RNA sequence: CCAGACGGUCGGAUGGUCGCCUUGCCGCAAUGGGGCAACCCGCGGCGGGGAGGAAAGUCCGGGCUCCAUGGAGACACGGUGCCGGGUAACGCCCGGCGGGGGCGACCCCAGGGAAAGUGCCACAGAAAGCAAACCGCCGCGCCGGCUCAGGCCCGCGCGGCAAGGGUGAAAGGGUGGGGUAAGAGCCCACCGCGGCCCCGGCGACGGGGACGGCAUGGUAAACCCCACCGGGAGCAAGACCAGAUAGGGGUGCGGCGGACGGGCCGGCGGGGAGACCCGCUUCCGUCCAGGCGGGUCUCCGCGUCGACACCCGGGUAGGUCGCGCGAGGCGCACGGCAACGUGCGUCCCAGAUGAAUGGCCAUCCCCCCGUCCCUCGGGGCGGGCGGACAGAACCCGGCUUACAGACCGUCUGGCGCU
RNA sequence: GAUCGCUUAGCUCAGCCGGUAGAGCAACUGACUUUUAAUCAGUAGGUCGAGAGUUCGAAUCUCUCAGCGAUCACCA
Numbered sequence: 001c002c003a004g005a006c007g008g009u010c011g012g013a014u015g016g017u018c019g020c021c022u023u024g025c026c027g028c029a030a031u032g033g034g035g036c037a038a039c040c041c042g043c044g045g046c047g048g049g050g051a052g053g054a055a056a057g058u059c060c061g062g063g064c065u066c067c068a069u070g071g072a073g074a075c076a077c078g079g080u081g082c083c084g085g086g087u088a089a090c091g092c093c094c095g096g097c098g099g100g101g102g103c104g105a106c107c108c109c110a111g112g113g114a115a116a117g118u119g120c121c122a123c124a125g126a127a128a129g130c131a132a133a134c135c136g137c138c139g140c141g142c143c144g145g146c147u148c149a150g151g152c153c154c155g156c157g158c159g160g161c162a163a164g165g166g167u168g169a170a171a172g173g174g175u176g177g178g179g180u181a182a183g184a185g186c187c188c189a190c191c192g193c194g195g196c197c198c199c200g201g202c203g204a205c206g207g208g209g210a211c212g213g214c215a216u217g218g219u220a221a222a223c224c225c226c227a228c229c230g231g232g233a234g235c236a237a238g239a240c241c242a243g244a245u246a247g248g249g250g251u252g253c254g255g256c257g258g259a260c261g262g263g264c265c266g267g268c269g270g271g272g273a274g275a276c277c278c279g280c281u282u283c284c285g286u287c288c289a290g291g292c293g294g295g296u297c298u299c300c301g302c303g304u305c306g307a308c309a310c311c312c313g314g315g316u317a318g319g320u321c322g323c324g325c326g327a328g329g330c331g332c333a334c335g336g337c338a339a340c341g342u343g344c345g346u347c348c349c350a351g352a353u354g355a356a357u358g359g360c361c362a363u364c365c366c367c368c369c370g371u372c373c374c375u376c377g378g379g380g381c382g383g384g385c386g387g388a389c390a391g392a393a394c395c396c397g398g399c400u401u402a403c404a405g406a407c408c409g410u411c412u413g414g415c416g417c418u
Numbered sequence: 419g420a421u422c423g424c425u426u427a428g429c430u431c432a433g434c435c436g437g438u439a440g441a442g443c444a445a446c447u448g449a450c451u452u453u454u455a456a457u458c459a460g461u462a463g464g465u466c467g468a469g470a471g472u473u474c475g476a477a478u479c480u481c482u483c484a485g486c487g488a489u490c491a492c493c494a
Stems, first nucleotide, its partner, number of pairs: 001414010012364007020050009032041003052389001056400002059398005064234004070300006077230005082096005097111001098109004112225002117223002119219003134165002136161007144153003173191006192214001193212002196209005238321004248312005257288006266281006290305004314493003328347008365387002367384007419490007428443004437474001445461005467483005
């Protein structure tokens, strides 16, 4: 110098001017203005603060709020998945292990279980799952042909084999040697695999030894098994205030129940000449039974209801809180390889609700275009409606995705010079 | 703001516990007809929204994006 890997920071700067949102103090306006009301606020002065690394997608995990998320048990559903650690928690992060890629720095992996069971493996192929034999190789028998002979060739039948060919993503270990009629873990060496023993490591796992003699193909982002985790809904959660309307109608399921005690007011029916009696309904209390309570069921318990679910119809589209001190930011020290933790100091830092955080001008920086000069490194002048992705909406921790450009640090490979 | 769903031929939809994609209408060609319509016969048309991954193999399973659509307020 070129090419590259990893990590981090910033994401236009300064000034002027005109505005916007929020907030502190002082003064004025008060018999104030808007509004039915709840409730909200104007003017002037001096101050404070005012988007992001992703505020985004809403993909995970929490805080917070409401709902009997209560106790015991069973089932279902969803998620996660090598090991150890970090964390409030996580599917996140850090450090390792194993596998794969790269010359390398380094990068990628949903990475438990396929000898618990079930399913699937299209087409091709002989055979695709307690394997099989198309071509082929070999032996024996028979017929025929050639040859002096040894023997060779064609065809058929009966057997043996799985080395070679062919099919396929995948064909029941691989390479080499021995062996054999031909072959084959049939035997041997090395590698792979399996369980056993020893050593190292918290562990995933690694190293070594002797043995077995090949059984046990793939697929779990197919069902499933194992281990662990998970109550549901979401700030349109939820609380309060104000105002308006029809405390209305339909459908479904089931029911309006039972016992005891009391009140007997009322209503209906029956009996009776009548007083009155009987039955139903009704009111109160207790007990039992019933409905509902964000997966289902059983038992216990609690709350609540005269019901419950769905649909149609009616009214309002107002205000205040929730709502900004937090797993908070920055700095230093210590512990840890790191993620991170502990301690001390310091700071207060957006809260809108059709929704503020902006517009213009000047100078500078970067980029592009044109032109001129040049010592070929660059420099001068002019122009640009060039300077990204993108806008908080209850709040945090992550992941993912988008992003013009600029800078810093560590490292790798190559070339050149010393 | 939150919660769900969908995307397959020009249009409307099947296929979704994996094996190479169909139906109806529309389009085109031919026949019938004087011609058109209707009818009959035939033909073409798809990287299954995009990109990765799992698998021998993905419209289908998983993840990430993109586009479109629906629902959710309070009171009686």
Predicted 3D model of RNase P RNA and transfer RNA as a complex of 494 nucleotides. Rfam match: Bacterial RNase P class A. By type it is a ribozyme. The prediction has a mean pLDDT of 78.